This is a predicted structure of a 1430-nucleotide RNA (small-subunit ribosomal RNA) from a metagenome. Its Rfam family is "Bacterial small subunit ribosomal RNA". The coordinates come from a structure-prediction model, not an experiment, and the mean pLDDT is 81.
RNA sequence: UGUGAUCGGUGAGAGUGGCGAACGGGUGAGUAAUACGUAGGUAAUCUGUCUCUGGGCGGGGGAUAGUUCACGAAACGUGGCUUAAUACCGCAUGAGAUCGUUCUUCAUAAGAAGAAUAAUGAAAGGUGCGUUUGCACCACCUGGAGAUGAGCCUGCGGUCCAUUAGUUAGUUGGUGGGGUAAAGGCCUACCAAGGUGAUGAUGGAUAGCCGGCCUGAGAGGGCGAUCGGCCACAUUGGGAUUGAGAUGUGGUUUAGAUUUUUAUGGGAGGUAGUAGUUAAGAAUCUUCCGCAAUGGGCGUAAGCCUGACGGAGCGACGCCGCGUGAAUGAAGAAGGCGGAAACGUUGUAAAAUUCUUUUCUUAGGGAAGAAUAAGGGGAGGAGGAAAUGCCUCUCUGAUGAUAUUAACUGAGGAAUAAGCCCCGGCCAAUUAUGUGUUAGUAGUUGUGGUAAUAUGUAUGGGGCGAGCGUUGUUCGGAAUUAUUGGGCGUAAAGGGCGUGUAGGCGGUUUCGUAAGCCUGGUGUGAAAGGCCACAGUUUAACUGUGGAAACGCGCUGGGAACUGUGAGACUAGAGUUCAGGAGGGGAAGCUGGAAUUCCUGGUGUAGGGGUGAAAUUUGUAGAUAUCAGGAAGAACACCGAUGGUGAAGGUAAGCUUCUGGCCAUGGACUGACGCUGAGGCGCGAAAGCGUGGGGAGCGAACAGGGUUAGAUACCCUGGUAGUCCACGCUGUAAACGAUGUGCACUUGGUGUAGGAGACGUUGAGUUUUCUGUGCCGGAGUUAAUGUGUUAAGUGCACCGCCUGGGGAGUAUGCCCGUAAGGGUGAAACUCAAAGGAAUUGACGGGGGCCCGCACAAGCGGUGGAGCAUGUGGUUUAAUUUGAUGAUAUGUGAGGAAUUUUACCAGGGCUUGAUAUGUACUUGGAGAUCUAAGAGAUUAGGUUGACCUCUUUGAGGACGGGUACACAGGUGCUGCAUGGCUGUCGUCAGCUCGUGUUGUGAGAUGUUGGGUUAAGUUCCGCAACGAGUGUAACCCUUACUGUCCGUUAUUAUUAUUAAGUUGGGGAUUUAGAUAGAAUUGCCGGUGAUAAACCGGAGGAAGGUGAGGACGACGUCAAGUCAUCAUGGCCCUUAUGUCCUGGGUUACACACGUGCUACAAUGGCCGGUACAGAGCGUUGCGAAACGGUGACGUUUGAGCAAAUCGCAAAAAGCCGGUCUCAGUUCGGAUUGGAGUCUGAAAUUCGACUCCAUGAAGUUGGAAUCGCUAGUAAUCGCGCAUUAGAAUGGCGCGGUGAAUAUGUUCCCGGGCCUUGUACACACCGCCCGUCACACCACCCGAGUUGGGGGUACCUGAAGUUGGUAGUUUAAUUGUUUGUAGAGGAUGCUGCCGAAGGUAUGCCUGGUGAGGGGGGUGAAGUCGUAACAAGGUA
Repeated sequence: UGUGAUCGGUGAGAGUGGCGAACGGGUGAGUAAUACGUAGGUAAUCUGUCUCUGGGCGGGGGAUAGUUCACGAAACGUGGCUUAAUACCGCAUGAGAUCGUUCUUCAUAAGAAGAAUAAUGAAAGGUGCGUUUGCACCACCUGGAGAUGAGCCUGCGGUCCAUUAGUUAGUUGGUGGGGUAAAGGCCUACCAAGGUGAUGAUGGAUAGCCGGCCUGAGAGGGCGAUCGGCCACAUUGGGAUUGAGAUGUGGUUUAGAUUUUUAUGGGAGGUAGUAGUUAAGAAUCUUCCGCAAUGGGCGUAAGCCUGACGGAGCGACGCCGCGUGAAUGAAGAAGGCGGAAACGUUGUAAAAUUCUUUUCUUAGGGAAGAAUAAGGGGAGGAGGAAAUGCCUCUCUGAUGAUAUUAACUGAGGAAUAAGCCCCGGCCAAUUAUGUGUUAGUAGUUGUGGUAAUAUGUAUGGGGCGAGCGUUGUUCGGAAUUAUUGGGCGUAAAGGGCGUGUAGGCGGUUUCGUAAGCCUGGUGUGAAAGGCCACAGUUUAACUGUGGAAACGCGCUGGGAACUGUGAGACUAGAGUUCAGGAGGGGAAGCUGGAAUUCCUGGUGUAGGGGUGAAAUUUGUAGAUAUCAGGAAGAACACCGAUGGUGAAGGUAAGCUUCUGGCCAUGGACUGACGCUGAGGCGCGAAAGCGUGGGGAGCGAACAGGGUUAGAUACCCUGGUAGUCCACGCUGUAAACGAUGUGCACUUGGUGUAGGAGACGUUGAGUUUUCUGUGCCGGAGUUAAUGUGUUAAGUGCACCGCCUGGGGAGUAUGCCCGUAAGGGUGAAACUCAAAGGAAUUGACGGGGGCCCGCACAAGCGGUGGAGCAUGUGGUUUAAUUUGAUGAUAUGUGAGGAAUUUUACCAGGGCUUGAUAUGUACUUGGAGAUCUAAGAGAUUAGGUUGACCUCUUUGAGGACGGGUACACAGGUGCUGCAUGGCUGUCGUCAGCUCGUGUUGUGAGAUGUUGGGUUAAGUUCCGCAACGAGUGUAACCCUUACUGUCCGUUAUUAUUAUUAAGUUGGGGAUUUAGAUAGAAUUGCCGGUGAUAAACCGGAGGAAGGUGAGGACGACGUCAAGUCAUCAUGGCCCUUAUGUCCUGGGUUACACACGUGCUACAAUGGCCGGUACAGAGCGUUGCGAAACGGUGACGUUUGAGCAAAUCGCAAAAAGCCGGUCUCAGUUCGGAUUGGAGUCUGAAAUUCGACUCCAUGAAGUUGGAAUCGCUAGUAAUCGCGCAUUAGAAUGGCGCGGUGAAUAUGUUCCCGGGCCUUGUACACACCGCCCGUCACACCACCCGAGUUGGGGGUACCUGAAGUUGGUAGUUUAAUUGUUUGUAGAGGAUGCUGCCGAAGGUAUGCCUGGUGAGGGGGGUGAAGUCGUAACAAGGUA
């Protein structure tokens, strides 16, 4: 030094033993009471460890784990050998402990205390100290007391459903027994038949309870996360063992489900512990650090364990604090956005300059939370023989997960840091643009269909800010479940009415009582939270300390007003009795007349009946009508009346009987006997049902007739149930006063019914009062309407009912009913309204008054024919377009052959056919000719040559070209507009200010009585005034005066063919100006007013006649094509030029006209009388030619009261035609022409000759017109080169009728109804068809839940048995036998499972049913107006 053995110490691992593991942590499935909260009881109980205190701790025995060996796939498995203890088992001792028996004392029914007698325990343990016999500490055993914790019992309290009304057999109680720590049907045997429930049992649904949290002024409502208390649960059920404590989250056993492993025999598992995974889901974190602190367990202690806990991480999830810079800064920069521009705005914002450093980055040192434990030292005390030791105080004394922490210091540098929502109203905040009922938005209302403050984007703005917005949820607002704090006539809502049970409420007074009530004390109401004060983190959130509060419950002292309660008394409420009264109150019986129908008979003859009109029907077999007689049933005229009576329904001829209620007055009596009334019971119109009668009239169903598009209706002719009676059922009505019952109080007037009193010559009557029944109306009330002592006013008591509309008084369940049906009575789903009262309009097959050529009375037309013209339709390359009931259609158009022209085909042009400007360039304008072409256009020729100046040039004007701005558009929108226009309608209305009135919308004025053409005007009136319309003012016309007289006129005078000319200034006429007519005058009517009627005079008489003139408004009326114009669109075309075509088409339909159909006429001849216009690009005479349109030659005259157009026509005179498809009618067609024009074919007008159609007065229907009008006759003008049957004007001739407002149409005023307000062309109902949605029924089918009966029956406790087995102990004959244990078998109970049965509740289901919803479906028209039948 290595190895081995033995011994001692220490330590690792395994194990025995003790204590803990019933705490701590999680979750809320179950649970409506074995739970929780609060207050009590336990004299009916237990309690390991802990504290105080009494006593004790003697002596023995046999095993077993671990280790090791074997088996087994494995298992926490099985077997063998061996071993220890504070593990286990006997023995001794033993009390004041426990139990049994007996006795005594106390007590509250239980029980407590004391005395005497039989059964029950330990470790010789561990550590330390010491004089050796011990002591101390930690354990241990056995008593007593306490503390803590637990068990059990009781009162009160807190969810919903009555479509859950009965429930219960160990159920309720008793006795005996068992069981438990403990009372008890907790269990068992027997006995009794109870227990519980409308103050909600039982059943079902939902739910852990509380302190508290959110909200709210509060009362309440909602919730039960975090923190704290209690309970329950641990994969789903059952069970015991151990233990002080469990029926046990990280123990065991068994059954089921499930996962996993296997060698197929058998095993293993339980995150609702902490992290973490997966799944589901809109969605919810790290497989972190530490026991340093606090707390727990064990241990003498060191210490070990602790996903409790302390911390960190993740998440803006919440609360709180801080920052993202500050100051200066106008050229108001750039950019953006808006604007036509000026300019505005973003905006001192930025940039820039100066400053600061919270925060950030980096560096540095760096705290509190740590108190003490063990150990060491000191002081004191008790006790002891002494020492450890014990008790008290004190000094020292290790330990930090957080932590690269907080806080602090240095350096750096504006450095690292702003978003979200909104901008139509509610609701703070806007413009532009895109889009075009699209995209989208939306809490609500809603928005979007070409000008979107509502969508998207941008600019700007508003709000909040490390957040903002959305979604979900709860409370609030919401007095919208109303206790505080609502309602019920008509909005939702009074039971159909009474009687009465429970219940609620209840007159005066005395004495008690003390349940309610008031008051004092006391216990409790945990802590946390909330409130108040103070304190600690720089502040705050957060935290700490103290206080008040906790409205509750218990115990206790006092009070006695009120309520209750006991006893007594009273009469005002209520009732009884006596003396009166009215009444269609009820029931039964008897009787009566009128009417109706039927039967019989008589008279009598052709109709009756019925209706808007008819028919069915009835009648010559004799009806209706009429007379007489008879029968039947039902209802009771007059009286008769918003009058009586009854609880309501209801009740009516008269008489009799029975009977209920009511009213008034005055006595007597009872003595609160009262009011209301959930359930219950009774009554309860009509219709309906059952049985038996009856049946005249009426009359559902039904039949026939009629009406009608239809008519299962309204109308008519018939007619069965029914209507009537008796008995029974039904139980509902707009059973209504849409108004519950009772009591009390609160101004009046006037009727009426019944009674009583007073006054009155007891007469007429007056007056007071009670009870009923009406009207009007005050205060009050009411949303208004209304109500108003008969309240819907003011109060009290009790009951019923309501809570948006529809679905729905439905479904389902239950109850009632013979049935029909009734009572009770939802939900899903769907809508944003439904509803009341009143207002203004509009409307009515509502009413009243009035007007209008509205009807009527008349005259003439249209609709039939031909033609003209416009429209629709059709056609076309195009037939350009607008206008479309009245209020489009001879309209824009006052005039389409080209042009117009917008349309079509073709050919061209692109700064353009036209305008302005700029830059560059070029040069001449202009006139004229030729050629090509359909032309636009192209090419060429001839002629011609602007102005100024600083003159090789420059400038200006002008023309052409190029480029750019732009032009242009009869393209769209009249639903973006201006202007203009139509219509209601020349109707008489439409409004305002102030005042008054009503909550208000609104009303009044403006209505009423008269009157008018008139809201014209007078009177009245809570209105007084005013405006706009009406009227008037303007023009024309009718009369007169004055002035002016040419181109007008001509009486007198001269003259002529002629007012032709001279003269004239009377008349006419023209122009200017003035007058005249205003109901002024007379009479009558009327309110003496306004006014009306009649008359006179007058040229004219009641706005003289006509015109212009058109209120507020309506029709999104018409016009973007007169013009103007926003927006959009086109830009070598949707612009523009040209040629040709079209707008002129043609089966047809309609509107407006012309011409006719003829004799009041046609034709021929003669002859007379207008007005208003127009004329130089013109009117154009006269003459001549032509049958004529017209033309020619000259062209006279006239720019017009001068000349011309220009002849007026109907009329009158004469002739002819003689009723015919004609001498009517003139379409159509042929031929020949004239004129205009560049041109007449498509496509003009006119003339002549010839042709000679339809048409013989027009169906239904419909239009115009009231006096110089209709009708009829011609003339002129505008537009044009030419082209009217149209339009606008003019005059000639020149009527009829209006008795009137019943009816049609339109309008005005008042009133009434309304479910209409886009306003009756409105609104709106139901079936059917289609789509979707939720629901009900449903043959069934498939789950869940709990019940009953039976079967099977695990584990296990307990009982039985004694088969197997057995270390400790006892006896022993040493073989074994007991005691005890283990195990087996078995009985009761017993989870899960199975069978049967019926119940509750889901899913699904062929098919059936209704309901709801849905831009444009079908059929009708039921309701709203008198809704066309209220």